RNA sequence: UCAAAUGAAAAUCACAACAUUCAUAUAUCAUCGAUAAUAAGGUUCGAAAGUUUCUACCCCUUGCCGUAAAUAUAGGGACUAUGAAGGUUGCACAAAUAAGA
Numbered sequence: 001u002c003a004a005a006u007g008a009a010a011a012u013c014a015c016a017a018c019a020u021u022c023a024u025a026u027a028u029c030a031u032c033g034a035u036a037a038u039a040a041g042g043u044u045c046g047a048a049a050g051u052u053u054c055u056a057c058c059c060c061u062u063g064c065c066g067u068a069a070a071u072a073u074a075g076g077g078a079c080u081a082u083g084a085a086g087g088u089u090g091c092a093c094a095a096a097u098a099a100g101a
Stems, first nucleotide, its partner, number of pairs: 001101002005097002015090004020085006026056001031047004041065002050057001058077004062072001
């Protein structure tokens, strides 16, 4: 200087990440004030409330309202928080030691 081999079979457990499923919360719900439109419309802003709970509190469809000021005992679709389950991946192919040449 090179270097077999060990480190390090597999599996399991622990930890971390990711997605999935399930459970709980909340019913993506209900309330109030202001604001805008009018069947080619039904908007926008804010407040408070709801959860041993951070966040969110909307979208689409359908209906309904015969032009008025109000919208739905309708259908479908999430996110977030916490817990549980199993799954995948990572940790982990390195450090170090070293037969021998």